[in-house]
Context: one part of a larger RNA
Molecule: large-subunit ribosomal RNA, domain VI
Organism: Parcubacteria group bacterium GW2011_GWC2_42_6
RNA sequence: CGAGGAUACUUGAGGGGAGUCUUCCUUAGUACGAGAGGACCGGGAAGAACAGACCUCUGGUGUACCAGCUGUUCCGCCAGGAGCACUGCUGGGUAGCUAUGUCUGGACCGGAUAAGCGCUGAAAGCAUCUAAGCGCGAAGCCGACCCCAAGAUUAGGUAUCAUAGAUUCGUGGAAGAUGACCACGUUGAUAGGCGCUAGGUGUAAGUCCGGCAACGGAUUAAGCCGAGGCGUACUAAUUAAUCGA
Numbered sequence: 001c002g003a004g005g006a007u008a009c010u011u012g013a014g015g016g017g018a019g020u021c022u023u024c025c026u027u028a029g030u031a032c033g034a035g036a037g038g039a040c041c042g043g044g045a046a047g048a049a050c051a052g053a054c055c056u057c058u059g060g061u062g063u064a065c066c067a068g069c070u071g072u073u074c075c076g077c078c079a080g081g082a083g084c085a086c087u088g089c090u091g092g093g094u095a096g097c098u099a100u101g102u103c104u105g106g107a108c109c110g111g112a113u114a115a116g117c118g119c120u121g122a123a124a125g126c127a128u129c130u131a132a133g134c135g136c137g138a139a140g141c142c143g144a145c146c147c148c149a150a151g152a153u154u155a156g157g158u159a160u161c162a163u164a165g166a167u168u169c170g171u172g173g174a175a176g177a178u179g180a181c182c183a184c185g186u187u188g189a190u191a192g193g194c195g196c197u198a199g200g201u202g203u204a205a206g207u208c209c210g211g212c213a214a215c216g217g218a219u220u221a222a223g224c225c226g227a228g229g230c231g232u233a234c235u236a237a238u239u240a241a242u243c244g245a
Stems, first nucleotide, its partner, number of pairs: 001151001005161006014148004020048007032037001050105005058099004065092005070085006109143003116136004165243004169185005190236003193232005199225003206219005
């Protein structure tokens, strides 16, 4: 830009992906075989690698967070803190993101076939799977499974709308380099704040008690935090403009 405009939901021409393998049990120590050995067919169970999704579990990270520790400067001093020292170092760790973690997948089935195996059957009174005709038969082919898909210019379909709808702008986002996409914009829970909380850390400060003291104990599963969850209009999403035309 096209497909009259628009919103929502779709069909699927066509394209892509996947397709794997191993071991064990059983059938059965059966068929077969002198024995040694040792099946087809069928049923069941584990697993490898690969692929997709996810974070409940196991872990990683986690320069939000919590605690401990060292040196130094500062807050007049003590106590308690702050800055700097690779995030100062060390021990943990929510969300998110993750694999080595978890779940799922390859299948079943149908169609047409290859080699091959057949039925009927002449040419050629026989024979012959083939010449006419018919059947079975592969991890392969076409479907089936998953994904994309109407620029499929053959531009499809259905429902609804018609000053419809969209954008700018703002608040944001498991969306994201920017655009884009998605949610919301007071008829509002979109983000922040606030309240409660799953959860993290691990028992704050102050005071009191014990001890000469270092320190220990009580108040106190405290204090602090809480990217997650639920709630709440306190703050900010005002007013408006543009396109459609």